Model confidence (mean pLDDT): 82 of 100.
A computed fold for an 87-nucleotide RNA from Sulfurovum sp., annotated as c-di-GMP-I riboswitch aptamer.
Its Rfam family is "c-di-GMP-I riboswitch aptamer". Its family is annotated with cyclic-di-GMP binding in the Gene Ontology. The family is grouped with related families in Rfam's "c-di-GMP_I riboswitch clan". About the family: GEMM was predicted in a large-scale screen for bacterial structured RNA regulatory elements.
It was read from a public genome assembly, where an Rfam model found it.
Taxonomically the source falls in Sulfurovum (Bacteria, Pseudomonadati, Campylobacterales, Sulfurovaceae).
[in-house]
RNA sequence: UAUUGUAAAUGCUAAACUUAUCGUGAGGUAAGGACAGAAAGUUAUGGGACUUGAUGAAAUCAUCAUUAAGUCUGCCAGACUGCCAAU
Numbered sequence: 001u002a003u004u005g006u007a008a009a010u011g012c013u014a015a016a017c018u019u020a021u022c023g024u025g026a027g028g029u030a031a032g033g034a035c036a037g038a039a040a041g042u043u044a045u046g047g048g049a050c051u052u053g054a055u056g057a058a059a060u061c062a063u064c065a066u067u068a069a070g071u072c073u074g075c076c077a078g079a080c081u082g083c084c085a086a087u
Stems, first nucleotide, its partner, number of pairs: 002087004012037002017032006035074001041080003045077003048072010
């Protein structure tokens, strides 16, 4: 440096839910809490899902398509960085 991995060791993160708070909303932040994770570290770069508005179709409600602005990295990938061990 590359590959493989969590058997050992040091550790790390923190699902659902609850409380407070921000946001029209998807969701975010903090505390508690642990479902799980070998990158569940960073990044919105490509897909995907979701939210709000507009336009069109359809139309009882609903729904679908396009478009603009957003959200999700613990939805899947890409890029960058990283501990330990073995080869």